[in-house]
C1' cells in the first nucleotide's frame, strides 16, 4: 500500500407461530470399493502387527603414522646364448627371449596406530513431562574437527599385535613361548596471562560473588611425515558452530478419582558431576503439594504448520523442516569432545538358527524384497553425472544419503477423443390424441486441419571448480518432415429438497431409501428402455474432519408456561463494590529495540509453450521479553466526607415464637330418670344398633381433640407456617427525629441451621375422623366409588427423616422508567372534606417487552454485581460407585439401546355422562295406526341344476320392478353356430332382398319352391343380397375405491362465502358478533367496517273472490216449444280460457327505542309467506348406480361371445319389514233414493238390443272426443231383517263347474257361479303417522299391460280431536366453555399377561490384564573395602619403595517367585427391569365435570391399569355468593 469480509432448505400441525432435534446442499483426504479407462506435467504412497524375517546392500578410510608379508615396472650383476652382419671360415662382432641374485617398491590386503562411526538414515511404542513451544538465565557448564592469536616441540625408556612355533576346540575363539615398529605407551627437563592454595587493589554486581592488575607456593606438555611445497603435535586465550543445566508462561478428558508424600520438604557436615542440586550419604528439624484440582486413572509423541471457516473458533499433527524418545524386551557400564551407543561392549528373557551337545551365531522401526495382518499402500532397479558427508596432503575410496528410472487415475495441473459446411428434417429406436413428435446438423455426404498417439530427421541445458577429462536420467525433453479422422467417453442422477420425464414390465411382491417417504393394477420415487440434467478421464459410494449448527452462544444462547431459579435462610473462601485528595505504576495506553527459524501464507514479479510446480523481494506471523514513559479508569497506600450500611431516643402495629394457666360450645361415651317401637342409612336398599328398652328427651358427670361468629385478594414470620383467652420470656419488621460510627456493602461455591403431610424409634394419650381390614350393597366382574364397622396414624414429650405442584412453577442486591384506582401500618396539613409522605398488599393500565399468552414501580421493561441450572424424546431420576438413614428411602447420577419427532402458546373446527338460547308432530296434548291373526308383498336365511343381479342403520326390505306364464332373462340343462345376433372396410358373383303364399320338417331354428328393385349419357351408378381371407364385431364378464351423468340423505335446516378496508408475526379474526325480531343471515339500532354473491323471500304454475273479452260441443233467467235444454232464442247465471283487478301491516289503536316488529280493530272472498306445488346454498357421507346410458383399464373371443327348447326367478322348519282385510250394531245384510272431480280411448273405449245366476258372449250405433263411450260414483239419505252370538261377523282354505286373454294358463294368470267356512273377540315389550278441508273414513281415474294391483300416482265425497308449555327424548341452528380429538368420541389411549428379538443391571463363581505394596533370590556392572596372589617403564646398585591388576567381600540392582488387599477386562447356571414388535388376552386409568376433577409428596392395599388415607396445588368445568376492578 493493496486485497479479502458471513445465502440457506427439508421435516412435528387440519392450518399457524414459537422452542428443539434429526437430514441435506459446500470444502477437504497418505484413502478404500463399484463401475470406466487416451497423454504429458509435479508431488504423494503400510494409517493395521513397535508381527516374524530368507537373500543383497546401506560406515568407513589414510601407506604421506607403523612393522612383517607378497610384489608389477625398472636399474645392475651373473648365467645362458636365439637372430644378424662381418669372415682370412679358425672365428668376430651383435646380444632377443629365459633364468638367479641385489637394488627398486606402482600395488595388495590381514595387524598396530588415526579420524570417523554419536551424522546421515528409519520408526512414534513409550511419554501429560521443563517433553514440547515461546522468552528468559547460566555470574552454576563442557565442547573433538574449523578460524584467528601467543608461545613451545629437549631428553630418555619399557613393551606389544602383527609375525613364528606350539597347544585347546566341531565351530566360534583361546592359551602359552619367543622376536619386532610407531604420530600406541612410560618417565625427566622447561613453561606463561593455564590450574590450584593463601592473603590484596580497584570496578562492577545478583546473595554465594565476577572482571582487571600484582604477589608468594605447588602442580601439568609434545610426534612426527614427506615429493621440502607443505602437512600434523603441545600449551594458553579468543571465535563461531554444538550441547548441557535452571526458571516465567502455555500444553487433553474424568471428582461416580479428595487427599498425597518419608530422601518426602528444608538444614548442616561429606561425597559426586563439565556444571548447579536429595543427585547421594550420615545427622538433624517436620515440613512439602492439594478445590487456581495434588494423587489416581484413561488417552496422546510436541510444535512450524494442514483442513475447515466471515471470524473468533474446531479437528488434525501423512509428506517437507525443528525438537524429543526409542532401536526385539529389561538391566548396565566402557571407549570418547560427544553415547549410556539402531548395523559397539555385557547381564538377564522371549524368539529363530547352527552344533561332534560340550557350545556357538542373531536382531531391516535402514534401501529393496518376504510371510502374516488388513479394506488397503511399490522394484530383491540405475548411477555417484549432480547436491551433501566421512577418511586422505592429494589422486581417490566410500555413501540404498541423494540424483534418477521403474509400478498406481492416490491427489494436483495441463491436453485431447476433431473443426466448418450439411434437410430427403433419411433409417433405426421410442412415443404418439396416428395427424405427428423426440433423438436431430446428430448421421450419412463435402470440404478442412493434424494437438496427443504412430513413423522418419536432427538433437540440448543440467558440466562448477582446473587446461583436460567426466552425464545415471538418455538418443530423454525440444525441434522439424510427410501421411491419415484414421487409434482414444465413460460414470452418476432426473417425488421434493436439486439442475433434468415419458413408455413398458412388476403389483405393499420384487425392490428403493440422505430426510420426507415411494410400491396394494394406470409408480415421473422399483426394474428395463428412450429421452434429458450433471461432472469429464474420471464418476458414484463408504469412512473421517470442519462447515452450515447462534445446536456450549468469548465474538454470539437461555431457565413464568417450551428443557431449565437450589424449599428458605445464616455465613466462609471467592467475585463485585458509595464520595473527594495526594502518591504508586500491577493491570491499561502509546513508543522503541530484541525475537518470533527456513519453508508454508499473501502482494508484486521472474522460470518451465500454460497450469500445476519451481523462484526473487516485500509483507505478515494476531506472540513473548526488555528499556525509558503516560496516569483518565481498575488495582494498591495514605488523609478525608455522609447520600449506602448501621446504631441511639421516641412511638404505634401485628393468628411471628417458645412455655405455663385458664374458658364455653359440640362429638362420644357412663350413670338415673321419662318414654315405646323402631333408629339409622341410600338413588333405591342392605349390613348395623333396638323389647336384655335403642333413636328422642332431661339431669349429672368423665375423656380428648379442635377453637363457630369477628375473618378481611386483612396481618406477622425468612420459608415451611402461624387464629379461643390470660400471664412470662423474647425474635424481626415499620414510622418520627437526624445524635453518633464512617463503606462497617452486595452476593455467595463449599459449610451449618430450619424446614408441610406422611413415616420411623421410646415413652403417654386416644373423644371424633380414619389408610389396611371385615360386612352390605353396586356391577359382566368391583381387591372401587355409596353405606354400616373399624386399627396404625391423627393428639404431647424428646430422638430421628429432609421430602412436595415446598408455586409467584418467576433466585437476591441496588438504580431508573406514564397513571389511575381499593386496602393495611405510621406521621405531616386541614375545622372538616380532602391532600402530602414513608413501609406493606390487590387489581386495571402506558411505553418497552414477549412465541404468543400474558408482565408492566411487588416487570417477565431499561441496566449492573453474585449464585444456582438448561442443552432433543425415551430409556431414567434408573444402574453401579459414593455418601446420609434404624428402616422407609434420600442426594449425587451415567451408558448400551431405540425414535424423528417429544414439546409451548394461539388458530379453525369437532367431540363432551360442559353451560345458554332458540326451533322442527322432537316431546306433550289428542285422533288413528302397526306389533297378536288370515291373506297379499320385499328382505334375510335355507333349500336347488339354477334359484341372475343390485339395494343393508336412518337415507335397503309394495326399493330398480310404471307390472317374471313364453318373450322379457341376465341364472341352470340339453342342442346349434363361429367375420358371427348387431356395424364399417372389402376381391367376387348375383338382381334383388325382406315380407307374402305353398310345400316339407324339427323340440325349435331351417330347408325348398312360387312372386319380387330403381335411375342411366347404357359405359355404369344407387340399393340390396350371397360371399373367401381378413381387419374387427360383441360381453347385463370385473373394478361405482379409476370415472362422467343421473340419485339419495343432513336439509327447504339458515345458511355458505367473496372484494375493499381493519386487527394479528401468523394460521385467522372482523363483516357474520352484540340488543331486539323474525319462517328465515327476515328486518332494525349499535359496532372497524363498507359493500357484494349463492342460499331466504320474491318473480313461476295451481287453488280461493271479482271485472273485461269470447260462446261451441258448455249454460238456460226471460219468451216460445218438447219425454228430454230436443228445438228456436239468448250468453244474464253456471262453465270454460285468455286477460286483468284485489293482500301492501294499507288504515285505526297498544306496546317496543318515536324503530324493526307484535298484539288487537276496521274494512274485505281472502290478513299478516291465505292454501298447495315446482324450487334444494357452500359442503358431508371413497353414499347409490359400470345391470338405463356412457366411458378408461383389466380380463374372455369355436367362447365369458350369438341362437333355441325346457326350467328357474313362484321353492319353505324359520326371521323381519311394508301393507289388505277382519274381528262388528257408528255394523252386516237386502231394496230403494241422490250428489262428484280427474282422467283414458282407434291392435281402441264401446252405447243400445239380445242370451247367460255370473264372469261374460253374440250384434252394433256413436266417438280421434268440453259432442260419443269408459261410467254404476261410495259412504250418505229412506225403509226393512239381524240382538251380542266364532253370530245373517269375517272371509282364509278346498272342491266342482265355468268366462276371458294368449301359440300356450301343468309348474305358474285374473275373473264368476255353487258348495266348503280356518284363524281371529281390538293385540306384550315395544314403535309409526298426523295441527285443518288435516287425521279418519268413502269411492273413483290412470300409467305398465296380451292377460295379471292390496302396491305406485293422481282425483273429489263425508270430515274431527287437541297443542297447558318447552322440565324431559330425538334431530338441527347459533353463542360460549374444556380438550392429549382431526381418519375428528365409531376418537385418543394406559398396565399387567402371553409370544419373538434386541442391549443391558445383579449374579455361586470363573478367566485374563495393567500398575502399584510388602518380602525372597539376586546376573552384569559402577562404587566402597580388602587384595596373603600377581605385575615391563619411575625412584632405588640391590633388598625394596611408589603405582597397578586379578581375586574376594559389601551396598545397589534387571529378570524371576511368593502375598495380600484393591482396581479393569471377558465369561456365567439362573434372575431383575427396559426397548421394539402385526393382528393377540384382561380391564378401561388419562384426555371433556373423560363419567369419582385431575395432579405432587408420602404410606398402605390390589391381576393390571391402580384405589384409599393425609396435607398441598390449580396446570379443574359448572353454578352460587364474597371482594376488587372497568363503565355509566
Nucleotide at each position: 500500500u493493496a486485497a479479502u469480509u458471513g445465502a440457506g432448505a427439508g421435516u412435528u400441525u387440519g392450518a399457524u407461530c414459537c422452542u428443539g432435534g434429526c437430514u441435506c446442499a459446500g470444502g477437504a483426504u497418505g484413502a478404500a470399493c463399484g463401475c470406466u479407462g487416451g497423454c504429458g506435467g509435479c508431488g504423494u504412497g503400510c494409517c493395521u502387527a513397535a508381527c516374524a524375517c530368507a537373500u543383497g546392500c546401506a560406515a568407513g578410510u589414510c601407506g604421506a603414522a607403523c612393522g612383517a608379508g607378497c610384489a608389477a615396472a625398472u636399474a645392475c650383476a651373473u648365467u645362458u646364448g636365439a637372430u644378424u652382419u662381418c669372415u682370412u671360415c679358425g672365428g668376430a662382432a651383435u646380444g632377443a627371449a629365459g633364468a638367479u641374485g641385489u637394488a627398486g617398491g606402482c600395488g595388495c590386503g590381514a595387524g598396530u596406530g588415526g579420524c570417523g562411526g554419536a551424522c546421515g538414515g528409519g520408526u512414534g511404542a513409550g511419554u501429560a513431562a521443563c517433553g514440547c513451544g515461546u522468552g528468559a538465565g547460566u555470574a552454576a557448564u563442557c565442547u573433538g574437527c574449523c578460524u584467528c592469536a601467543u608461545a613451545c616441540a629437549g631428553g630418555a625408556g619399557a613393551a606389544u599385535a602383527a609375525c613364528a612355533c606350539u597347544a585347546a576346540g566341531a565351530a566360534a575363539u583361546u592359551g602359552g613361548u619367543g622376536c619386532u615398529a610407531a604420530u600406541a605407551c612410560u618417565c625427566c627437563a622447561u613453561a606463561a596471562g593455564c590450574u590450584c592454595a593463601c592473603a590484596u587493589u580497584a570496578u562492577g554486581a545478583c546473595a554465594u560473588c565476577a572482571u582487571a592488575g600484582a604477589g608468594u607456593g605447588a602442580g601439568a606438555a609434545a610426534a612426527g611425515a614427506u615429493u621440502u611445497a607443505u602437512c600434523g603435535g603441545u600449551a594458553u586465550g579468543a571465535g563461531a558452530g554444538g550441547a548441557g543445566c535452571u526458571c516465567g508462561c502455555g500444553u487433553c478428558u474424568g471428582a461416580u478419582u479428595a487427599g498425597c508424600u518419608a530422601g518426602u520438604u528444608g538444614g548442616u557436615g561429606g561425597g559426586g558431576u563439565a556444571a548447579c542440586g536429595g543427585c547421594c550419604u550420615a545427622c538433624c528439624a517436620a515440613g512439602g503439594c492439594g478445590a487456581c484440582g495434588a494423587u489416581c486413572a484413561g488417552u496422546a509423541g510436541c510444535c512450524g504448520a494442514c483442513c475447515u471457516g466471515a471470524g473468533a473458533g474446531g479437528g488434525u499433527g501423512a509428506u517437507c523442516g525443528g525438537c524429543c524418545a526409542c532401536a526385539u524386551u529389561g538391566g548396565a557400564a566402557c571407549u570418547g569432545a560427544g553415547a549410556c551407543a539402531c548395523g559397539g561392549u555385557u547381564c538377564a528373557a522371549a524368539c529363530u538358527c547352527c552344533u561332534a551337545c560340550g557350545g556357538g551365531a542373531g536382531g531391516c522401526a535402514g534401501c529393496a524384497g518376504u510371510g502374516g495382518g488388513g479394506a488397503a499402500u511399490a522394484u530383491u532397479g540405475c548411477a555417484c553425472a549432480a547436491u551433501g558427508g566421512g577418511g586422505g596432503a592429494a589422486a581417490c575410496c566410500c555413501u540404498g544419503a541423494u540424483g534418477c528410472a521403474g509400478c498406481a487415475a492416490c491427489g494436483c495441473c495441463g491436453c485431447g477423443u476433431g473443426a466448418a459446411g450439411g434437410a430427403a428434417g433419411a433409417a433405426g429406436u421410442a412415443u404418439u390424441u396416428c395427424g405427428g413428435u423426440a433423438u436431430g446438423u446428430a448421421a450419412a455426404c463435402u470440404u478442412c486441419u493434424a494437438u496427443c498417439g504412430a513413423c522418419a530427421g536432427g538433437g540440448a541445458a543440467g558440466a562448477a571448480a582446473c587446461a583436460a577429462a567426466u552425464g545415471a536420467c538418455g538418443g530423454u525433453a525440444c525441434c522439424u518432415g510427410a501421411a491419415u479422422a484414421a487409434g482414444a467417453a465413460g460414470c452418476a442422477c432426473c417425488g421434493g429438497c436439486u439442475a433434468a420425464a415419458u413408455a413398458c414390465g412388476u403389483g405393499c411382491c420384487a425392490g428403493c431409501a440422505g430426510c420426507c417417504g415411494c410400491g396394494g393394477u394406470a409408480a415421473u420415487a422399483c426394474g428395463u428402455a428412450u429421452g434429458g440434467u450433471g461432472c469429464a478421464a474420471g464418476c458414484g459410494u463408504u469412512a473421517u474432519c470442519c462447515g452450515g449448527a447462534u445446536u456450549u452462544a468469548c465474538u454470539g444462547g437461555g431457565u413464568g408456561u417450551a428443557a431449565a431459579g437450589g424449599g428458605u435462610g445464616a455465613g466462609u473462601a471467592g467475585g463485585c463494590g458509595g464520595u473527594c485528595a495526594u502518591g504508586c505504576a500491577a493491570g491499561u495506553c502509546a513508543u522503541a529495540u530484541g525475537u518470533g527459524a527456513a519453508a508454508u501464507g499473501u502482494c508484486a514479479g521472474g522460470g518451465c509453450u500454460u497450469a500445476a510446480c519451481c523462484u526473487u523481494g516485500g509483507c505478515g506471523c494476531u506472540g513473548c521479553a526488555u528499556a525509558a514513559g503516560a496516569a483518565a479508569c481498575u488495582g494498591u497506600a495514605u488523609g478525608a466526607c455522609u447520600a449506602g450500611a448501621g446504631u441511639g431516643c421516641a412511638g404505634g402495629a401485628g393468628a411471628g415464637g417458645u412455655a405455663a394457666g385458664c374458658g364455653g360450645a359440640a362429638u362420644u361415651c357412663c350413670u338415673a330418670g321419662u318414654g315405646u317401637a323402631g333408629c339409622g342409612g341410600u338413588g333405591a336398599a342392605a349390613u348395623g344398633c333396638g323389647u336384655a328398652g335403642a333413636u328422642a328427651u332431661u339431669a349429672g358427670g368423665a375423656a380428648g381433640a379442635a377453637c363457630a361468629c369477628c375473618g378481611g385478594u386483612g396481618g406477622c414470620g425468612a420459608a415451611g407456617g402461624c387464629g379461643g383467652c390470660u400471664u412470662a420470656c423474647u425474635g424481626g419488621a415499620c414510622u418520627g427525629u437526624u445524635a453518633c460510627u464512617g463503606a462497617c456493602g452486595c452476593u455467595g461455591a463449599g459449610u451449618c441451621a430450619c424446614g408441610a403431610a406422611a413415616g420411623c424409634g421410646u415413652g403417654g394419650g386416644g373423644a371424633g375422623c380414619a389408610a389396611a381390614c371385615a360386612g352390605g350393597a353396586u356391577u359382566a366382574g368391583a381387591u372401587a366409588c355409596c353405606c354400616u364397622g373399624g386399627u396404625a396414624g391423627u393428639c404431647c414429650a424428646c430422638g430421628c427423616c429432609g421430602u412436595a405442584a415446598a408455586c409467584g412453577a418467576u433466585g437476591a442486591g441496588u438504580g431508573c422508567u406514564a397513571g389511575g384506582u381499593g386496602u393495611u401500618g405510621g406521621c405531616c396539613a386541614g375545622a372538616g372534606a380532602u391532600g402530602g409522605u414513608c413501609g406493606g398488599u390487590g387489581c386495571c393500565g402506558c411505553a418497552g417487552c414477549a412465541a404468543a399468552c400474558g408482565c408492566a414501580a411487588u416487570a417477565a421493561g431499561c441496566a449492573c454485581u453474585c449464585c444456582a441450572c438448561c442443552u432433543g424424546g425415551g430409556g431414567a431420576g434408573u444402574a453401579c460407585g459414593a455418601c446420609c438413614g434404624c428402616a422407609a428411602g434420600g442426594u449425587u447420577g451415567a451408558a448400551a439401546c431405540u425414535c424423528a419427532a417429544a414439546g409451548g402458546a394461539a388458530u379453525u373446527g369437532a367431540c363432551g355422562g360442559g353451560g345458554a338460547c332458540c326451533c322442527g308432530c322432537a316431546c306433550a296434548a289428542g285422533c288413528g295406526g302397526u306389533g297378536g291373526a288370515g291373506c297379499a308383498u320385499g328382505u334375510g336365511g335355507u333349500u336347488u341344476a339354477a334359484u341372475u343381479c343390485g339395494a343393508a342403520g336412518c337415507a335397503a326390505c309394495g326399493c330398480g320392478a310404471a307390472g317374471a306364464a313364453c318373450c322379457u332373462u341376465a341364472c341352470c340343462u340339453a342342442a346349434a353356430c363361429u367375420u358371427g345376433a348387431c356395424a364399417u372396410c372389402g376381391a367376387u358373383c348375383u338382381g334383388a332382398c325382406a315380407a307374402u303364399c305353398u310345400g316339407u320338417g324339427u323340440a325349435a331354428a331351417g330347408c325348398a319352391g312360387a312372386c319380387u328393385c330403381u335411375c342411366u349419357u347404357c359405359g355404369g351408378a344407387g340399393c340390396a343380397g350371397a360371399g373367401a381371407a381378413g381387419a374387427c364385431a360383441g360381453g347385463u364378464g370385473g373394478u361405482g375405491c379409476a370415472u362422467g351423468g343421473u340419485u339419495g340423505u343432513c336439509g327447504u335446516c339458515a345458511g355458505c362465502u367473496c372484494g375493499u378496508g381493519u386487527c394479528g408475526u401468523g394460521a385467522g379474526a372482523u363483516g357474520u358478533u352484540g340488543g331486539g325480531u323474525u319462517a328465515a343471515g327476515u328486518c332494525c339500532c349499535g359496532c372497524a367496517a363498507c359493500g357484494a354473491g349463492c342460499g331466504c323471500a320474491a318473480c313461476c304454475c295451481u287453488u280461493a273472490u271479482c271485472g273485461c273479452u269470447a260462446g261451441u260441443a258448455g249454460c238456460c233467467a226471460u219468451c216460445a216449444u218438447u219425454c228430454a235444454g230436443u228445438u228456436g232464442g239468448g250468453c244474464a247465471c253456471u262453465c270454460u280460457a285468455g286477460u286483468g283487478a284485489g293482500a301492501c301491516u294499507g288504515c285505526c289503536g297498544u306496546g317496543g327505542a318515536u324503530a324493526a316488529c307484535a298484539c288487537g280493530g276496521a274494512g274485505g272472498a281472502a290478513g299478516g309467506u291465505g292454501g298447495g306445488g315446482a324450487u334444494g346454498a357452500c359442503g358431508u357421507c371413497a353414499a347409490a348406480u359400470c345391470a338405463u346410458c356412457a366411458u378408461g383399464c383389466c380380463c374372455c373371443u369355436u367362447a365369458u361371445g350369438u341362437u333355441u327348447a325346457g326350467g328357474g326367478c313362484u321353492a319353505c322348519a324359520c326371521a323381519c319389514g311394508u301393507g289388505c282385510u277382519a274381528c262388528a250394531a257408528u255394523g252386516g245384510c237386502u231394496g230403494u233414493u241422490a250428489c262428484a272431480a280427474a282422467g283414458u280411448g282407434a291392435a281402441g273405449c264401446a252405447a243400445g238390443c239380445u242370451c247367460g245366476c255370473g264372469a261374460g258372449a253374440g250384434u252394433a250405433a256413436g266417438c280421434a272426443a268440453a259432442c260419443c263411450a269408459c261410467a254404476a260414483a261410495a259412504a250418505a239419505g229412506c225403509a226393512g231383517c239381524c240382538c251380542c252370538a266364532g253370530u245373517u261377523c269375517g272371509g282364509a282354505u278346498u272342491g266342482u263347474a265355468g268366462u276371458c286373454u294368449g301359440c300356450a294358463a301343468c309348474u305358474c294368470g285374473a275373473c264368476u257361479a255353487c258348495a266348503u267356512g280356518a284363524a281371529g273377540u281390538u293385540g306384550g315389550a315395544a314403535u309409526c303417522g298426523c295441527u285443518a278441508g288435516u287425521a279418519a273414513u268413502c269411492g273413483c281415474a290412470g300409467a305398465u299391460c296380451a292377460g295379471a294391483a292390496u302396491g305406485c300416482u293422481g282425483c273429489g265425497g263425508u270430515g274431527a280431536a287437541u297443542a297447558c308449555g318447552u322440565u324431559c327424548c330425538c334431530g338441527g341452528g347459533u353463542c360460549u366453555u374444556g380438550u392429549a380429538c382431526a381418519c375428528a368420541c365409531c376418537g385418543c389411549c394406559c398396565g399387567u399377561c402371553a409370544c419373538a428379538c434386541c442391549a443391558u443391571g445383579g449374579g455361586a463363581g470363573u478367566u485374563g490384564g495393567a500398575a502399584g505394596c510388602a518380602c525372597c533370590c539376586g546376573a552384569a556392572g559402577c562404587c566402597u573395602g580388602u587384595g596373603a596372589c600377581c605385575c615391563a617403564a619411575c625412584c632405588g646398585u640391590a633388598a625394596g619403595g611408589a603405582g597397578g591388576g586379578a581375586g574376594c567381600a559389601g551396598u545397589c540392582g534387571a529378570a524371576g517367585g511368593u502375598g495380600a488387599a484393591g482396581c479393569c477386562a471377558g465369561u456365567g447356571a439362573c434372575u431383575g427391569g427396559g426397548g421394539u414388535g402385526a393382528a393377540g388376552u384382561c380391564g378401561u386409568a388419562a384426555c371433556a365435570a373423560g363419567g369419582u376433577a385431575g395432579c405432587c409428596g408420602u404410606a398402605u392395599c390390589g391381576g393390571a391399569a391402580g384405589g384409599u388415607g393425609c396435607g398441598g396445588c390449580u396446570g379443574g368445568a359448572u353454578c352460587a355468593c364474597c371482594u376488587c376492578c372497568u363503565u355509566u